[in-house]
RNA sequence: UAAUGAUAAUAGCAAAACUAGAGAAAUCUAGUGACGCAAAACUAUAGGGUCUUAACUAUUUAUAGAAAGACAGCCAGCUGCCAAA
Numbered sequence: 001u002a003a004u005g006a007u008a009a010u011a012g013c014a015a016a017a018c019u020a021g022a023g024a025a026a027u028c029u030a031g032u033g034a035c036g037c038a039a040a041a042c043u044a045u046a047g048g049g050u051c052u053u054a055a056c057u058a059u060u061u062a063u064a065g066a067a068a069g070a071c072a073g074c075c076a077g078c079u080g081c082c083a084a085a
Stems, first nucleotide, its partner, number of pairs: 004083002012037002017032006035073001042077002047075002049071005056065003
């Protein structure tokens, strides 16, 4: 340095749920809260995947298309703390 990750140490983040707000929705923000996480830091046209459908188009008024939006705690890319075996 790289790989790797322990009943190690210093730290860190914060699921679900509830409350308030934004949004058509997915979901997001804040507070409470901790399920868990060796990257649960960052990146959404660098790649794959998943989710939503108000408006638009078509028509069988409900489904499709296109489009827009969301998720990184789905995989992934990239950066980083410590060090036992």
The RNA shown here (c-di-GMP-I riboswitch aptamer) has 85 nucleotides and comes from Cetobacterium sp. 2A. It matches the Rfam family "c-di-GMP-I riboswitch aptamer". Rfam's curators write: GEMM was predicted in a large-scale screen for bacterial structured RNA regulatory elements. The organism belongs to Cetobacterium, within Bacteria.